[in-house]
């Protein structure tokens, strides 16, 4: 370099579910607390899911939300072979 996460060590992140607290809500942030992750790090570009809006109501459409749904980008920590 180039692949790749089987093993150990040191760190890091934090689902469920409890407060708090912002939000009309999806759900966000802070605290407890781990079910798990090598990218669960970061961008809503593609799809996918979920919420609000008008309309009788499905579809479209119009604002959001999810990066721990998947896929694309971009950037990465340690050790061994």
């Nucleotide at each position: 370099u180039a692949u790749u996460g089987c093993u150990a060590a040191g760190g890091c992140c934090a689902a469920a579910c409890c407060c708090g607290u912002c939000g009309c809500g999806a759900g966000g942030c802070g605290g407890g607390g781990a079910c798990g992750g090598a990218a669960a790090a970061c961008u809503a570009c593609g799809g996918g899911u979920c919420u609000c809006g008008a309309a009788u109501u499905c579809a479209a459409c119009g604002a959001g939300a999810u990066a721990g749904c998947c896929g694309a980008g971009u950037u990465g920590c340690c050790c061994g072979g």